Source information:
The prediction has a mean pLDDT of 87. This is a predicted structure of a 328-nucleotide part of an RNA (large-subunit ribosomal RNA, domain IV) from a soil metagenome. It matches the Rfam family "Bacterial large subunit ribosomal RNA". The full RNA is in RNAcentral, with records from MGnify.

Context: one part of a larger RNA
RNA sequence: GGAUUGUUAAGGAACUAGGCAAUAUAGCUCCGUAACUUCGGGAUAAGGAGUGCCCUCAGCAAUGGGGGCCGCAGUGAAUGGUGUCAGGCGACUGUUUAACAAAAACACAGGUCUCUGCUAAGUCGAAAACGACGUAUAGGGGCUGACGCGUGCCCGGUGCUGGAAGGUUAAAGGGAGAGGUUAGCCGCAAGGCGAAGCUUUGAACUGAAGCCCCAGUGAACGGCGGCCGUAACUAUAACGGUCCUAAGGUAGCGAAAUUCCUUGUCGGGUAAGUUCCGACCUGCACGAAUCGCGUAACGAUCUGACAACUGUCUCAACAAUUCGCCCG
Repeated sequence: GGAUUGUUAAGGAACUAGGCAAUAUAGCUCCGUAACUUCGGGAUAAGGAGUGCCCUCAGCAAUGGGGGCCGCAGUGAAUGGUGUCAGGCGACUGUUUAACAAAAACACAGGUCUCUGCUAAGUCGAAAACGACGUAUAGGGGCUGACGCGUGCCCGGUGCUGGAAGGUUAAAGGGAGAGGUUAGCCGCAAGGCGAAGCUUUGAACUGAAGCCCCAGUGAACGGCGGCCGUAACUAUAACGGUCCUAAGGUAGCGAAAUUCCUUGUCGGGUAAGUUCCGACCUGCACGAAUCGCGUAACGAUCUGACAACUGUCUCAACAAUUCGCCCG
């Protein structure tokens, strides 16, 4: 000097990114217990009092009444909740990155859409098998995620479903026509013409689904405007005009896990608050099952505040064990 541990005057978070760490609280009996609430909870809420031993009385006992004794201290050691207020997220118990992440991620009950009529759909290289010795109150898949209140507008694009008149369209059918070859014919010759057969091709025409086309469909993929003017102070614009679109964001929420400007502005809390809470709305760039907004209970969750408490600190000191050093 380090590690582990113990104690500490006065103060008590001044430490620090942050009360990290360490204190504190603690059992049992009695009293008492708020907001809120899904009426179950919240709740051991919070807060307060008692607690040993001896004698005696009542009682089966637990326990209670009366009297007394000791200590600074009676759950005398050990074990053994800190509490409160407010907010975000996720309803909850659960699951997860074996060995840097336990969470707001996953799952979940519930909701909804879609497929599947049984030789089911689906899984599956073949077969077998599963699904299921099940049968639409069943099974598969997608999204959402308790509960409460809700879930608006757009079908132009993409997807899916349905439709079949027309257009396009494969193999196949079809075979007009064309080429090669040559019996023959013509020619003095070179060569020319050329039937049948064989052969190489081959137009029209017929021809399914699909696509084009016509509809439907959003708890399908997705999308949900701009400019200008206007009211008797000013400001603002219920109102009007115009352009574009498939339609121009409804309810609710909003500087938010989303707000750049931004430490927005106002209020609260503090002596002092880039965080926090309540509002405002100018939403760079919220928004309705990639769900919206609330919500009791719950959480080794995240954020802010308070009480209690403390060596976290002002500011360090002392002590124990051990390591470091020396000798053998």